[in-house]
The part of an RNA shown here (small-subunit ribosomal RNA, 5' domain) has 543 nucleotides and comes from a metagenome. The full RNA is in RNAcentral, with records from SILVA. Rfam family: Bacterial small subunit ribosomal RNA.
Context: one part of a larger RNA
RNA sequence: GAACGAACGCUGGCGGCGUGCUUAACACAUGCAAGUCGCGCGAGAAAGUCCCCGCAAGGGGGCAAGUACAGCGGCGAACGGGUGCGUAACACGUGGGUAAUCUGCCCUAUGGCUCGGGACAACAUUCCGAAAGGAGUGCUAAUACCGGAUACGUCGGCUUCCCUUCGGGGAGGUCGGGAAAGGUGGCCUCUGUUUACAAGCUACCACCAUUGGAUGAGCCCGCGGCCCAUCAGGUAGUUGGUAGGGUAACGGCCUACCAAGCCUACGACGGGUAGCUGGUCUGAGAGGAUGAUCAGCCACACUGGGACUGAGACACGGCCCAGACUCCUACGGGAGGCAGCAGUGGGGAAUAUUGCGCAAUGGAGGCAACUCUGACGCAGCAACGCCGCGUGGGUGAUGAAGGCCUUCGGGUCGUAAAGCCCUGUCGGAGGGGACGAAAAGGCGUCGGGUCAAUAACCCGGCGCCCUGACGGUACCCACCAAGGAAGCACCGGCUAACUCCGUGCCAGCAGCCGCGGUAAUACGGAGGGUGCUAGCGUUGUUC
Numbered sequence: 001g002a003a004c005g006a007a008c009g010c011u012g013g014c015g016g017c018g019u020g021c022u023u024a025a026c027a028c029a030u031g032c033a034a035g036u037c038g039c040g041c042g043a044g045a046a047a048g049u050c051c052c053c054g055c056a057a058g059g060g061g062g063c064a065a066g067u068a069c070a071g072c073g074g075c076g077a078a079c080g081g082g083u084g085c086g087u088a089a090c091a092c093g094u095g096g097g098u099a100a101u102c103u104g105c106c107c108u109a110u111g112g113c114u115c116g117g118g119a120c121a122a123c124a125u126u127c128c129g130a131a132a133g134g135a136g137u138g139c140u141a142a143u144a145c146c147g148g149a150u151a152c153g154u155c156g157g158c159u160u161c162c163c164u165u166c167g168g169g170g171a172g173g174u175c176g177g178g179a180a181a182g183g184u185g186g187c188c189u190c191u192g193u194u195u196a197c198a199a200g201c202u203a204c205c206a207c208c209a210u211u212g213g214a215u216g217a218g219c220c221c222g223c224g225g226c227c228c229a230u231c232a233g234g235u236a237g238u239u240g241g242u243a244g245g246g247u248a249a250c251g252g253c254c255u256a257c258c259a260a261g262c263c264u265a266c267g268a269c270g271g272g273u274a275g276c277u278g279g280u281c282u283g284a285g286a287g288g289a290u291g292a293u294c295a296g297c298c299a300c301a302c303u304g305g306g307a308c309u310g311a312g313a314c315a316c317g318g319c320c321c322a323g324a325c326u327c328c329u330a331c332g333g334g335a336g337g338c339a340g341c342a343g344u345g346g347g348g349a350a351u352a353u354u355g356c357g358c359a360a361u362g363g364a365g366g367c368a369a370c371u372c373u374g375a376c377g378c379a380g381c382a383a384c385g386c387c388g389c390g391u392g393g394g395u396g397a398u399g400a401a402g403g404c405c406u407u408c409g410g411g412u413c414g415u416a417a418a419g420c421c422c423u424g425u426c427g428g429a430g431g432g433g434a435c436g437a438a439a440a441g442g443c444g445u446c447g448g449g450u451c452a453a454u455a456a457c458c459c460g461g462c463g464c465c466c467u468g469a470c471g472g473u474a475c476c477c478a479c480c481a482a483g484g485a486a487g488c489a490c491c492g493g494c495u496a497a498c499u500c501c502g503u504g505c506c507a508g509c510a511g512c513c514g515c516g517g518u519a520a521u522a523c524g525g526a527g528g529g530u531g532c533u534a535g536c537g538u539u540g541u542u543c
Stems, first nucleotide, its partner, number of pairs: 001543004006539005013389006019382002021347001026345003030342003035075003040072002048063006082300003092224007101217002106213002109210004114148004123138006154177010182205006191198003226272003233263003238260008275297004279290004302323005325336004353379001355378003361375001362373004392422004402413004426484001427480002430477003436470001441465009487532005492513003498527005508515002
């Protein structure tokens, strides 16, 4: 000098864009943060209101409504969001390998979607429990579950041929195993009753088997990036083999047996520290330091362990066990996990609102309408940072008053002020008032596709309608008024800037050198000056 997620002191007008627990991965009250689908399925209220009966109490029926709540089932919940504990490791970066692998939804292609069966919730009822919750009996549906049929691929055994990196890969034959589910809309060409509907046909969305792709992931390898040798030897599943198990998959990954290996001064093993990277800061560069925000990867979710479900987890807002802690309890037993967004206590020099909205972007579910979304978009707080703007402009010399200095002549603050003439950024009050929103959808119309079809459905074009949290904000217009808006540090040398008074080795200053013991440009105050400026200094840290 530059930089900062900064803090502290003094000061503080506005706007834009960013950033904001670096410490206790400390403990957490409260609310919200993951649901959705009735076009998979069975069941199905109430309030209220209307009508009828009744003297009344009350009873019945319609609407509410096939709505709400709940249940079975599907998909999602493995994404998104947080944190940096652990980890010196194939964790990360980079370049490869997988002939050792998997991949839901999506795209592509081919073929199929047949016949049956028995349950379990919900519900009803009986019962246990303080609760959380649970047990028994009975009924029922499905795209839930199970069995049979069929099998182009596929899988397993045997076998032929081709290729081969000799591990294996590809093509064919034969035997065996192994699938499926419907829903919604429309129609009458064929068949039957014949208004129209059904077997049926058809469209869309699903379903099954397989091919290829895309995306995502697993595993393996070369190389690269911390400190300590005052850590020198380490290792028994250890190193290799055989056989088996296990996995989507190779492998001591695991087991049995056999052999005695394997790593190491090119630093094994041990200890300390640490998430890694793109980047960021500095520097002419080389390098050094660093890893907030944003992006990629990894790890973790009260602590430790475990598996289940699933295409995917060993799963932040799932389950089980153990532990610590907190809460409820009828003492028998139960409930919980903010390193999600806000917020609280605590720690600390120190870090924000228990806000608005799904309008946009993105995500989940759904044919869709739509629902959900503390992701996200916005707003609030903070000079925490960067950038921009303002605090006025012109004129004005009796160089006013006043302050300070003085050699008493004057000098200086100083065109500075006042006065006069203007302007209106910001601000204030008033009026107008956005972009971000065109998609999806609805209506109308036109064209095309599909089809038996002028129906339905799908695709495309045009027109109209509907949708904004921010926000009555930005912006624009006219109005008011110089009116409301300047400080901080320094002035001995380094280092730009000097005099007076007070003090008297005192009080104090200080980054280094050093000042202060009676004329201190170095302490304190004043006048003046210098430097930055809505900031200025100090401290800390890095180069």